RNAcentral holds the full RNA, with entries from ENA. This is a predicted structure of a 518-nucleotide part of an RNA (small-subunit ribosomal RNA, 5' domain) from an uncultured prokaryote. Its mean pLDDT, the model's own confidence on a scale to 100, is 82. Rfam family: Bacterial small subunit ribosomal RNA.
[in-house]
Context: one part of a larger RNA
RNA sequence: GAUUGAACGCUGGCGGCAUGCUUAAUACAUGCAAGUCGAACGGUAACAGGUUCUUCGGAAUGCUGACGAGUGGCGGACGGGUGAGUAAUGCAUAGGAAUCUGCCCAUGUAGUGGGGGAUAACUUGGGGAAACUCAAGCUAAUACCGCAUAAUUCCUAGGGCCUAUACUUGUAAGACCUUGCGCUAUUGGAUGAGCCUGCGUCGGAUUAGCUAGUUGGUGAGGUAAUGGCUCACCAAGGCGACGAUCCGUAGCUGGUCUGAGAGGAUGAUCAGCCACACUGGGACUGAGACACGGCCCAGACUCCUACGGGAGGCAGCAGUAGGGAGUAUUGGACAAUGGGCGCAAGCCUGAUCCAGCAAUGCCGCGUGUGUGAAGAAGGCCUGCGGGUUGUAAAGCACUUUCAGUAGGGAGGAAAAGUUAGUCGUUAAUAACGGCUAACCCUGACGUUACCUACAGAAGAAGCACCGGCAAACUCCGUGCCAGCAGCCGCGGUAAUACGGAGGGUGCGAGCGUUAAUC
Numbered sequence: 001g002a003u004u005g006a007a008c009g010c011u012g013g014c015g016g017c018a019u020g021c022u023u024a025a026u027a028c029a030u031g032c033a034a035g036u037c038g039a040a041c042g043g044u045a046a047c048a049g050g051u052u053c054u055u056c057g058g059a060a061u062g063c064u065g066a067c068g069a070g071u072g073g074c075g076g077a078c079g080g081g082u083g084a085g086u087a088a089u090g091c092a093u094a095g096g097a098a099u100c101u102g103c104c105c106a107u108g109u110a111g112u113g114g115g116g117g118a119u120a121a122c123u124u125g126g127g128g129a130a131a132c133u134c135a136a137g138c139u140a141a142u143a144c145c146g147c148a149u150a151a152u153u154c155c156u157a158g159g160g161c162c163u164a165u166a167c168u169u170g171u172a173a174g175a176c177c178u179u180g181c182g183c184u185a186u187u188g189g190a191u192g193a194g195c196c197u198g199c200g201u202c203g204g205a206u207u208a209g210c211u212a213g214u215u216g217g218u219g220a221g222g223u224a225a226u227g228g229c230u231c232a233c234c235a236a237g238g239c240g241a242c243g244a245u246c247c248g249u250a251g252c253u254g255g256u257c258u259g260a261g262a263g264g265a266u267g268a269u270c271a272g273c274c275a276c277a278c279u280g281g282g283a284c285u286g287a288g289a290c291a292c293g294g295c296c297c298a299g300a301c302u303c304c305u306a307c308g309g310g311a312g313g314c315a316g317c318a319g320u321a322g323g324g325a326g327u328a329u330u331g332g333a334c335a336a337u338g339g340g341c342g343c344a345a346g347c348c349u350g351a352u353c354c355a356g357c358a359a360u361g362c363c364g365c366g367u368g369u370g371u372g373a374a375g376a377a378g379g380c381c382u383g384c385g386g387g388u389u390g391u392a393a394a395g396c397a398c399u400u401u402c403a404g405u406a407g408g409g410a411g412g413a414a415a416a417g418u419u420a421g422u423c424g425u426u427a428a429u430a431a432c433g434g435c436u437a438a439c440c441c442u443g444a445c446g447u448u449a450c451c452u453a454c455a456g457a458a459g460a461a462g463c464a465c466c467g468g469c470a471a472a473c474u475c476c477g478u479g480c481c482a483g484c485a486g487c488c489g490c491g492g493u494a495a496u497a498c499g500g501a502g503g504g505u506g507c508g509a510g511c512g513u514u515a516a517u518c
Stems, first nucleotide, its partner, number of pairs: 001518004006514005013365006019358002021323001026321003030318003035074003040071002043067002047065003050061004081276003090201002093198004099193002104189003108186005113147001115145002122137006150171001174181001202248003209239003214236008251273004255266004278299005301312004329355001331354003337351001338349004368398004378389004402459001404454005412445001417439008462507005467488003473502005483490002
C1' cells in the first nucleotide's frame, strides 16, 4: 500500500447492488418447512345443492358438487442445513471394465386372456390415565395369490466358435362405447449412480519398524457388479528413510486475497464433489437410503403419567436461552423461476421471489450556486503599527437534485381457460393433440421504477492528525508530575511531541483504532 463474513470509539442525509453466529456439531418454548391423486377403490364424517315423505317440528336418500378418516399409487433418497468426522473407503485430474438405472425418449418390438382367497375402513364387544390396542362379523380395488400365453432373459448339458437345438424356472391391471391414459415383457438411448487404476494433495523422526484376513493362490458363498468383501484349505508373504506405522491439524476443488511475476495465504457468499443429522449400532421398504422432519435396539438429556407406561430430537425458516468483541424478522406471496402429485383445473412448496433490520462492504448523489471589502463584529496572535480567521459571514440575486406533499404511471405476464378456424388421429362432423385468431383473466413486491406539479436554502458534516519518518504552527496551562508513544523518542519553568485554544493538513458519510493475510 492492498484486502476482510470483521469488531470497537466518535459521528451519521438518501439511494442501488451485495453480504450478515467465523464462538457452543450447546440446549431448545411456539408456528410453519412434503405432500398429492375421487380419471385406482369401498365409501360418506363435515359443507352446499337436489329428490322423496311430512303430523310442518322435521325425517329419509351418496343422487350431485365435493370429500374427513381408510385401502392403494407416486413422491417423502430431490430441494434446504451444517462442516463434527475424514490425510484417504475423500477431493482434483486422466483413464478403465466386471455393473444397475424409477420417471423420460424411440413414427421401437410383442402382449394386456381367464380365475381365487383375504383385509382395512365400517358394525359390535373388550382392555388402557394416555399413547394405543385386542377379539368377532361384513366389503372393494391399478392391494395380494395361482393358471394360460410368451421373449433377443437366466441356468444346465452336449457342442463348437458366434450360429443353432432341447429342457427347466418365470412376470401382466385396469378404467372405458372408442380415442387417449395406464400395465407387463423386452431392445436401444439418455440421465443418474456404484466399482477399479495412475499421478497430485499439511506438519512432526524428540514417531523406525508395521501387518495373521495380514499378502497371494485354489474352491465356495455373497453382491447389481470386480475383489479377502466373507469363509475353508494351502503357501509365507505384503508395506517401509522415495518416510511405512504412530501423533497432531484439516472437509476437498473451481475459486478468493495479495503480488510485476514466481510465489505466499485462504476455502464466507456462488458452483461441483464428499461426510453428517441428539450419541452409538442395525436393518426394512424401494429404481435409488442403511434414510435430517421413516422404523428397531442401546445410551445421555427433556417432557407427560392415574406410576402400570408413554412422547421427543431446529447442523430446515423465523425465534429463545447460553457462549461471545460480534452477526438480522417468531414478515408477505406462490405473481415469476423451479420441484412433487394430478388427464386437467388445481393443491403443496420458510426451495425461490420479495419486503424488514445493520454505514457490514462496494458504487452513486446531496448537504447549495453566483455576487459580495465597510476586509463588519467576535475569536486568536502581536514587535501594538497591525496580521489572521476571510469572500468566509451578513446582505443582494438565483436554483430545487435528494428527502417531503399531491397526481399520473411502465415492465417483470407468458401460459392456462372459453369460442371459432385448420391440420393430425379416428368409423366419426364425439373426444383428444398441434397451429392460428378473437375474448377473458392472473402481481407478493407496490404508496414499484419512472414522469409531472407544489413550497422553501429550506431537513442533511464529521473524524483523525500537525517533532522526524509524513502533508500541516503558534499561544496558554503543566513542570520527569499529569500524560503521549507505530519506531526514534517527548515531559525536570520559555514543550511546534502532554492538556486546551486559535490556525492548518488529510480523508469525507464516514474517519480513526484493534485483529488478520500478502